[in-house]
Context: one part of a larger RNA
RNA sequence: UGACGGGGACCCGCACAAGCAGUGGAGCGUGUGGUUCAAUUCGAUUCAAAGCGAAACACCUCACCAGGGCUUGACAUGAUGCUGCAAGAGUACGGAAACGUGCUAUCUUCGAGAGUGCAUCAAAGCUGCUGCAUGGCCGUCUUCAGCUCGUUCUGUGAGGAGUACCCUUUAGUGGGUUAACGAGCGCAACCCUCAUCCUUUGUUAAAUAUAUCAAAGGAAACUGCCUUGCCAUAAGCAAGGAGGAAGGCGAGGAUGACGUCAGGUCAGCACGGUGCUUAUGUCCUGGGCUACACACACCCUACAAUGGCGAACAACAAUGAGCAGCAACACCGUAAGGUGAAGCAAAUCUCUGAAAUUUCGCCUCAGUUCAGAUUGUGGUCUGCAACCCGACCGCAUGAAGUUGGAAUUGCUAGUAAUGGCCAAUCAGCAGGUGGCCGUGAAUACGUUCUCGGGUCUUGUACA
Repeated sequence: UGACGGGGACCCGCACAAGCAGUGGAGCGUGUGGUUCAAUUCGAUUCAAAGCGAAACACCUCACCAGGGCUUGACAUGAUGCUGCAAGAGUACGGAAACGUGCUAUCUUCGAGAGUGCAUCAAAGCUGCUGCAUGGCCGUCUUCAGCUCGUUCUGUGAGGAGUACCCUUUAGUGGGUUAACGAGCGCAACCCUCAUCCUUUGUUAAAUAUAUCAAAGGAAACUGCCUUGCCAUAAGCAAGGAGGAAGGCGAGGAUGACGUCAGGUCAGCACGGUGCUUAUGUCCUGGGCUACACACACCCUACAAUGGCGAACAACAAUGAGCAGCAACACCGUAAGGUGAAGCAAAUCUCUGAAAUUUCGCCUCAGUUCAGAUUGUGGUCUGCAACCCGACCGCAUGAAGUUGGAAUUGCUAGUAAUGGCCAAUCAGCAGGUGGCCGUGAAUACGUUCUCGGGUCUUGUACA
C1' cells in the first nucleotide's frame, strides 16, 4: 500500500421490513445431471450453467453410431507428362443410395486451344486437441462512484498529500475549509422514444372541416418565480403557492471508467502451436441427438362459483408481417380444412370481428357441467418421406390434483397481477424468445437484523 476481521462509525440498494402474486406438492412441456445405449455429438456448472449456444433436432442440419463407397478427393490455385475426347444429358443393368459397368445422339475453323479424363507433385481438407499460447466478442462485480495523471509539497524509501474534514447529492454531485493547484477517464448532459403546444405539408387517412391522424421542423422545465421552516448568509433539504400538458433526475431506453474472475467461447469467425492425411478427410443409406428406476432448474395448465358452459354472433386495441407471399368473398365439410377466386409489393388490399369485459340463461360446492393427463379410433395439412419422431380436428376415454413441508423468487405504478394479439426462426411445428396493447391493485412504520456494495477508521504472525 492492499486484502481480510463472527472490529468500529456513516451511507445506499425490492437487501430486510410492510404488502401482492408465486415457486417448492400434482400433471405436462423444455433444459440439465445421472443411468442406459452401437450412438444417445459437443460446449455452458454458485451468484454470473440448466426454454443457455439452439431465431425451430423427421431427411438435411450433424459434428455421434452401424453399414456401403471415394482417395489430388465434396472445394481453391498452380506445375509436369499423356490423351482428338469428352464434361454434361438420356438410357439399360447391379444397388438402400452414394456409386460402379455398358450403350446412344449432340461442338469444331479438323491445327490447336478452353474444358475434361488419367498419372505424378506442390497443396487441399479436419465441428481433431490446446480459451492455461491468442485476437475479436461477451458475462460479472456494476450504471457501483469510483480509477488516475501533470506540476508542486512531503517522506531515507516503499509511498503519501491532491482524492482528507464539515454540510450536501442518485453521483469524487455541489458548497465551505485545507499544501496543494489544475487536468483526464468515469458521473451528469449531449442521442432516441413517450407525455403538451405551435408551424408547414396532406396520399392511401378524413363525407366536409380549423378537428382526428400521419410526416418533418420547432417551443417548452431551469428549484426559473413567490411564501414558510431547517442550515452557515453557501450548497442544499422539507412543506406549500402561482403558472403549466408536465415540478424538482417528468417516465423509459441506449450508453458500462481503471480493473477483477488464467471467467466463457479454438464448435460463429480469425489465428500460434500440435495431431490425422486410402483417414480424425469426404459421399451416401438407415439409426441417434426424442432412450428412462431416478434427482435438479425454469415454464405451462389446474385444483374452481371473483368460476365453468351456452347464447347475444353486444363493445373497445396496439406493435407488426405479406409475391415461391398475405388472401377477402362464395360454395362444400361437425371441424381441422378443401375447391374456385377479387384485391394487394400495401396509411389503399389481406392477415385482423382481439380476449379478459358487458348482458341473459344453466350449473349449486361435488373429484362435479372443475381439471384435463393418458389411451382407442376416424380424419386434415405440410413435406420425396410423419414407423422410430410433426402439428391440428372430430368422437370416445376422463389420471393426478381440493392451494402445496423445510425452504425460496419477483415486484414500489400504468408497476405487480391478469387478458389476448403480432413477429423472428420456419415447408411444417412455440407451453420458449422478442415486442404490442387492454383491465389494473396493495404496501413501504422504519434501517435492529439477513445479503451485496461504497467512504473513513482500527487490528493483523497474510501478500

The prediction has a mean pLDDT of 81. The part of an RNA shown here (small-subunit ribosomal RNA, 3' major domain) has 463 nucleotides and comes from a groundwater metagenome. Rfam family: Bacterial small subunit ribosomal RNA. Gene Ontology terms of the family: ribosome and structural constituent of ribosome. RNAcentral holds the full RNA, with entries from SILVA.